[in-house]
Notes:
This is a predicted structure of a 1394-nucleotide RNA (small-subunit ribosomal RNA) from an uncultured bacterium.
RNA sequence: AGAGUUUGAUCCUGGCUCACGAUGAACGCUGGCGGCGUGCCUAACACAUGCAAGUCGAACGAAGCAAUCUUAAUGAAGUUUUCGGAUGGAUUUGAGAUUGACUUAGUGGCGGACGGGUGAGUAACGCGUGGGUAACCUGCCUUGUACAGGGGGAUAACAGUUAGAAAUGACUGCUAAUACCGCAUAACCCGCUAAGGUCGCAUGACCUGGACGGAAAAGAUUUAUCGGUACAAGAUGGACCCGCGUCUGAUUAGCUAGUUGGUGAGGUAACGGCCCACCAAGGCGACGAUCAGUAGCCGGCCUGAGAGGGUGAACGGCCACAUUGGGACUGAGACACGGCCCAAACUCCUACGGGAGGCAGCAGUGGGGAAUAUUGCACAAUGGGGGAAACCCUGAUGCAGCAACGCCGCGUGAGUGAAGAAGUAUUUCGGUAUGUAAAGCUCUAUCAGCAGGGAAGAAAAUGACGGUACCUGACUAAGAAGCCCCGGCUAACUACGUGCCAGCAGCCGCGGUAAUACGUAGGGGGCAAGCGUUAUCCGGAUUUACUGGGUGUAAAGGGAGCGUAGACGGUUGUGCAAGUCUGAAGUGAAAGCCCGGGGCUCAACCCCGGGACUGCUUUGGAAACUGUAUAACUAGAGUGCAGGAGAGGUAAGCGGAAUUCCUAGUGUAGCGGUGAAAUGCGUAGAUAUUAGGAGGAACACCAGUGGCGAAGGCGGCUUACUGGACUGUAACUGACGUUGAGGCUCGAAAGCGUGGGGAGCAAACAGGAUUAGAUACCCUGGUAGUCCACGCCGUCAGGGAUGAAUACCAGGUGUUGGUGAGCAGAGCUCAUCGGUGGCGCAGCUAACGCUAUAAGUAUUCCACCUGGGGAGUACGUUCGCAAGAAUGAUACUCAAAGGAAUUGACGGGGACCCGCACAAGCGGUGGAGCACAGGGUCUAACUCGAAGCUACGCGAAGAACGUUACCUGGUCUUGACAUCCCGAUGACACGACUCUUAACCGAGUCUUAUCUUCGGAGCAUCGGAGACAGGUGGUGCAUGGUUGUCGUCAGCUCGUGUCGUGAGAUGUUGGUUUCAGUCCCGCAACGAGCGCAACCCUUAUCGUUAGUAGCCAGCGGUCCGCCCGGGCACUCUAGAGCGUCUGCCAGGGAUAAAUCGGAGGAAGGUGGGGAUGACGUCAAAUCAUCAUGCCCCUUAUGAUCAGGGGUACACACGGGCUACAAUGGCGUAAACAAACGGGAAGCAGAGCCGUGAGCCCGAGCAAAUCUCAAAAAUCACGUGUCAGUUCGGAUUGUAGUAUGCAACUCAGACUACAAGAAGCUGGAAUCGCUAGUAAUCGCGAAUCAGAAUGUCGCGGAGAAUACGUUCACCGGGUCCAGUACACACCGCCCGUCA
Repeated sequence: AGAGUUUGAUCCUGGCUCACGAUGAACGCUGGCGGCGUGCCUAACACAUGCAAGUCGAACGAAGCAAUCUUAAUGAAGUUUUCGGAUGGAUUUGAGAUUGACUUAGUGGCGGACGGGUGAGUAACGCGUGGGUAACCUGCCUUGUACAGGGGGAUAACAGUUAGAAAUGACUGCUAAUACCGCAUAACCCGCUAAGGUCGCAUGACCUGGACGGAAAAGAUUUAUCGGUACAAGAUGGACCCGCGUCUGAUUAGCUAGUUGGUGAGGUAACGGCCCACCAAGGCGACGAUCAGUAGCCGGCCUGAGAGGGUGAACGGCCACAUUGGGACUGAGACACGGCCCAAACUCCUACGGGAGGCAGCAGUGGGGAAUAUUGCACAAUGGGGGAAACCCUGAUGCAGCAACGCCGCGUGAGUGAAGAAGUAUUUCGGUAUGUAAAGCUCUAUCAGCAGGGAAGAAAAUGACGGUACCUGACUAAGAAGCCCCGGCUAACUACGUGCCAGCAGCCGCGGUAAUACGUAGGGGGCAAGCGUUAUCCGGAUUUACUGGGUGUAAAGGGAGCGUAGACGGUUGUGCAAGUCUGAAGUGAAAGCCCGGGGCUCAACCCCGGGACUGCUUUGGAAACUGUAUAACUAGAGUGCAGGAGAGGUAAGCGGAAUUCCUAGUGUAGCGGUGAAAUGCGUAGAUAUUAGGAGGAACACCAGUGGCGAAGGCGGCUUACUGGACUGUAACUGACGUUGAGGCUCGAAAGCGUGGGGAGCAAACAGGAUUAGAUACCCUGGUAGUCCACGCCGUCAGGGAUGAAUACCAGGUGUUGGUGAGCAGAGCUCAUCGGUGGCGCAGCUAACGCUAUAAGUAUUCCACCUGGGGAGUACGUUCGCAAGAAUGAUACUCAAAGGAAUUGACGGGGACCCGCACAAGCGGUGGAGCACAGGGUCUAACUCGAAGCUACGCGAAGAACGUUACCUGGUCUUGACAUCCCGAUGACACGACUCUUAACCGAGUCUUAUCUUCGGAGCAUCGGAGACAGGUGGUGCAUGGUUGUCGUCAGCUCGUGUCGUGAGAUGUUGGUUUCAGUCCCGCAACGAGCGCAACCCUUAUCGUUAGUAGCCAGCGGUCCGCCCGGGCACUCUAGAGCGUCUGCCAGGGAUAAAUCGGAGGAAGGUGGGGAUGACGUCAAAUCAUCAUGCCCCUUAUGAUCAGGGGUACACACGGGCUACAAUGGCGUAAACAAACGGGAAGCAGAGCCGUGAGCCCGAGCAAAUCUCAAAAAUCACGUGUCAGUUCGGAUUGUAGUAUGCAACUCAGACUACAAGAAGCUGGAAUCGCUAGUAAUCGCGAAUCAGAAUGUCGCGGAGAAUACGUUCACCGGGUCCAGUACACACCGCCCGUCA
């Protein structure tokens, strides 16, 4: 930093998509360690259980416990005894007092308003930022001053009685206090206030002073202290007010009665309609009120170059909330998460009467959800509450646990190692890749594991974390790699499978039998304890454009004007200082960010310092610019005066031409209308014509990219009223200007309402035509309407598809209105102002184009646009009588829609040209019979291919069997054919014969082996196994080769240069010319290539060379045949040449190319014919000529044999043959050819036989020698005389001939005899041909045993016509213009129905 995607290609507009970063994430696959963070985004859903706010006995009474002391009772052992007792005092119990490092229900004090959670509500002074309070409060804390005298009455606890299931009470009695209440005292306290002073923007504040009224206190103790009361000050925390900022919707435009203000009273810590009474009628709002929707706000976080955009988890500040709603109490502080009361929902207990509860605290449960953790340890640290303190409490907090959720760090080894191992994948089978990778050898130990030591965190003690961090030692390469991708974007390719199936896909798109896009494998690329996907946000996107976009044609200028608010605004001076600039101060919390240091081994993380926080406030200064005030000016604007131009507007009047109608006359059969007609009008007198009249509407010529108007628009003439512009002048005003949201006015046509009018025209409608139909185009009629008045409507391709205004920026040229100057003046030239056109430079533009009348360069204001469709539709609202207009979306759907230009193709577009394309002619086809091919049908099979021209007498240059690929049946399975291996044999096989069979197959008999160095070799056959053979099986849309067609048409391209942003253009276009892009000229082109032409073959003339198998003029011989001698003159043959080149003359043409005419010549303008086929088109034809990839079959889709079929037959079609006859048929007689024609399993002479096809015999000839071979039409004579015939020969019967194994399926061909069908020149339509051509006549050859009416060749005889290319059919070429086509008109595409 960009990329993909609209097109055949291009440039642009424009959307969609991707690459980056991020996350409280989730899901899929995978998972070694550590550090630091983070972890219910959903149900502010419901919650079991435990804990989260207590503490003080140094405030108080009381109870209990322990100790001591006192006292009362009891009275043991023992001693003594007179046995009655005495003594003794243990033990036990009670009471009181004292003490305590003791415990605590209650009274009392402080704290439960902090800390912790959540984001429901809230669009708000809630938050942020900066101020104000002279309108306020503040417990504990700090400082200072002063004080604490003396009394009183209760009450819980407790005891008793009692209600209730319980929660919880009720009554009676007793008692204490730092609990409560009077009294005293009291200043600088509070209230009131005559007066004086100082200060403030104001209400007012402060100080001094005055009398009156009012309000205090508590003690405890270990005697160190702690606490209490009042006042003042501080600190801290709060309360209220204000400026500015803070989402979307106008399809929410009006809202508001305590509402806005005042007076008074109340209330509050305090101001205030905060509340109340009365009075006034205000207040807010397009600078967006009200309403609706959404939302906690911020520091920050993510992204971005920035400006911005998105977001508000964790950490920090503020706010709000605590099941939902309301309320107050206490208190310094609450309208109070773990307080109270009421109401509601829900849950629980209940004896049914009544009660209890609130996890949005920490854990945890259910539920919801794609989804979010332990019912852990500790108060050791930091902090908080209480206490004098010890200490107690603290799910705040510190730690640990779970989770790859994120960031950061580390590891999974390092070196060496080529036999390039094995395996795997692929392969052209050679190899290549995996790959130094592994193995092997050497080495190391970070992490994990084991053992030992062992912190800091803690100030004297006290360590949850924790035997943790860290250190050391021994030990083994061991325990530690996956995920995604590989068509382009985007780094990375092959094989197999699949076959528009399965599937992929972010966009374009991939998949229909050779998928780098699906699935798998091998390989590769990327990242890495993660990797992908999904979701969301920013970016890219300058795709909402402040930075930084546009509006002629791509989306987009309002139909036009006037004008309000607003925005912007000429010249000069002076003042002020709101904006602006500058200095200083305050603030902008911390964390975060950036920079520099430091600490954890590094990093993440943490600590310290600095910067930044672009902002707000206060204050000093400056005065250029904006603003404001003031004084002026005249260049903007306006007024005055003087002029001329004009379809500018409104109203009234007038005019002529024309149409129609009416009346009258003349006049007679048609008129009218059309491509052609008909409907219509007309003998009841039309049309035509003459005269008169009526009525309505519109104003020919002039008339003009001429004029006027803001636009719509305005056209006969006159008058009246009236608006604007322009020119000249420079007298007046003195910025009065520009634009203009809303608003108002105007606004074509059609339409609507009321009333007129109505000639012509004419929606609707009717009729006639056209047509497949014709609700149309054409014709005949015809109503609304068009016209007038008044009132609506308010739209248009209302277009210059171009908003208004101002200034500036080269030139020419036309026209219109005015003015000035010069000149010899009906005028011309120059200058200038206003309008209106056409060119054009710079510049702009995607291009087209615009260009002083800008789409150029700048400024100001308004309007509008943001992908296509849905849709200018729906809903809502406003307007309208209605029709409808204005405003104006969603869902859903597509990856485009679009603009300009380019190249082709196309058109029932234009221009030019060519062709047997038409025309002019000749002869056919289409009608008949026959034969052939194809379709269709039939069949066991009727094998397959070819399908408009360019398939159809085509592959097939020849199906009775064979061919043959098809069908039926039989048979074989390494095979009919090829290579390799093993074994056997030297004969098997071949050949001949016999049997069998439908035939092949099968069974049998006979017969025959090579070379040799004697080792063997080779050959042949049989048997066997497997590789393989084989396939006319599929795909001509996988291919090569070959071929057809456009088309023997004149085209198709390239290099360099130039033009264009580019695709492309130019060249190749233009003017002539040609069969031709053939040639010439011109030209930003200059050259070149493939085509054209020529070179090649043949034919036409003449030399020359040669002369057998050809020829014979002259000579000789002769059986009279060039037969022979002889000759090569001629014909001919076949070699090499000559000749024809627009070379010569003349005309016009441009002095060109070329063309026309002529001469000469056998031949004249390419002499005739052939071969030769540019770039390409048709996925044209052929896998069945051949070759070939892939797929398929392998005892069969291969091979072989017999028979059958390809020859069928209601039908329609194509190309042929023979005819229909006299230019002819038949008979007799006579004549002339050619050929890069044939001939040995052949052509066959002559002779003989047969009516004949042919037979017998075989001379000659591998051919200029012999032979096929007779040419036929033609000519001569004769015949019949226009008939279904002496035409025509189909078809049939009989008998034959040759070929062949065989002539039945199937009439192969031919012969003889007999019989003798349709057909008398062919509808619509259609084909060929321009000269040795058409038409006509025969001959030959290939294929072939036999079998042409076909095909390919050959000659004989031999015409007619072409004015011409205007119209018009087909095909083609060049140029111009159009296009929404590019698979290219057999295109694209619209509507309806399914």

Model confidence (mean pLDDT): 83 of 100. Rfam family: Bacterial small subunit ribosomal RNA. Rfam links the family to the GO terms structural constituent of ribosome and ribosome. RNAcentral holds the sequence, with entries from Greengenes.